[in-house]
Context: one part of a larger RNA
RNA sequence: CUGGGCUUAAAGGGUGCGUAGGCGGCCCAUCAAGCAUACUGUGAAAGCCCUCGGCUCAACCGAGGAAUUGCAGUGUGAACUGACGGGCUUGAGGCGUGUAGGGGUCAGUGGAACUCUGGGUGGAGCGGUGAAAUGCGUAGAUAUCCAGGGGAACGCCAGUGGCGAACGCGACCGACUAGGCACGUCCUGACACUGAGGCACGAAAGCGUGGGGAGCGAACGGGAUUAGAUACCCCGGUAGUCCACGCCCUAAACGAUGUGCACUAGCUUCGGGUACUCUGACAGUUUCCGGGGCGUAGGGAAACCGUUAAGUGCACCGCCUGGGGAGUACGGCCGCAAGGCUAAAACUC
Numbered sequence: 001c002u003g004g005g006c007u008u009a010a011a012g013g014g015u016g017c018g019u020a021g022g023c024g025g026c027c028c029a030u031c032a033a034g035c036a037u038a039c040u041g042u043g044a045a046a047g048c049c050c051u052c053g054g055c056u057c058a059a060c061c062g063a064g065g066a067a068u069u070g071c072a073g074u075g076u077g078a079a080c081u082g083a084c085g086g087g088c089u090u091g092a093g094g095c096g097u098g099u100a101g102g103g104g105u106c107a108g109u110g111g112a113a114c115u116c117u118g119g120g121u122g123g124a125g126c127g128g129u130g131a132a133a134u135g136c137g138u139a140g141a142u143a144u145c146c147a148g149g150g151g152a153a154c155g156c157c158a159g160u161g162g163c164g165a166a167c168g169c170g171a172c173c174g175a176c177u178a179g180g181c182a183c184g185u186c187c188u189g190a191c192a193c194u195g196a197g198g199c200a201c202g203a204a205a206g207c208g209u210g211g212g213g214a215g216c217g218a219a220c221g222g223g224a225u226u227a228g229a230u231a232c233c234c235c236g237g238u239a240g241u242c243c244a245c246g247c248c249c250u251a252a253a254c255g256a257u258g259u260g261c262a263c264u265a266g267c268u269u270c271g272g273g274u275a276c277u278c279u280g281a282c283a284g285u286u287u288c289c290g291g292g293g294c295g296u297a298g299g300g301a302a303a304c305c306g307u308u309a310a311g312u313g314c315a316c317c318g319c320c321u322g323g324g325g326a327g328u329a330c331g332g333c334c335g336c337a338a339g340g341c342u343a344a345a346a347c348u349c
Stems, first nucleotide, its partner, number of pairs: 003321004007303002012317001014201004021194002025088004030083002033081002035077008049065006091191001092188003095184005103177004108172002110154001114150008125136002162169002206247006215241002220236004258316006266294008275285002298305002322349003331342004
């Protein structure tokens, strides 16, 4: 090394694109590297093993054989892998016509609520809680009406729903832009799958520079509660939350389930397309794609999974190997920092 595993016991990389590599559809022909077979050479001796022999036996020693599973050469074979040449269309991609969608970026617009400012009415309370108090208010608050400013988020529709690789995406209109799906079967002709490194994206918090700041609100101050209360409750409130650009790169980044392909009962529901029936919206039936529920075989320690597999197989990658020490130290790389990535040991149970 050969093993067994990775939903929940240790274990799927946060996600994608893709380099090397691994692996790869159908048909024909050739080659003969892999492969198979035959022969030859070599594979020192001793030792191990077998047979026989010598010391009275044995250990020991002598002789012969076998083995030495390897390497090289020559010949033969051509199913499979490979190589080369030719062909194919079902895998993959393209093209055309449609179609659904909070997919993305930018710009603009709108209403509700909130808050502030000015003005009107009004005149003693408001607010808050389990109860209170701090707080606000006769310098006129709360309430109410009008006008104006500001920032953030977009109620109902809304779904067991949609879109996206993931993170994620929800008012409306426009511009630009990406992908999906269905139908047609016109084109290319294996161009495919996976993917160590690499590159890109990556919630929130956090960082840098500049802006913005309504509400909320770490820290902080105050009021309560309490034995105390560095909390839970209340009144305030800075960073932050928002925008632009640049960083950070983590997460219960979860379906705790890597990606792709094929195969293996069904029933039901939702979304998108298609064809048929129908005058027709609808409804029904067919078929394809997607989101759920239940369930057969099978799987599973069970819970459960079950054509969206955790079933049956193949290809490739990542990862695990008792608990603590520890996702730590050291080193390296990255970062402005915070820190991230990689990643032990002593010791101990």
Small-subunit ribosomal RNA, central domain from a metagenome, 349 nucleotides, folded computationally. The full RNA is in RNAcentral, with records from SILVA.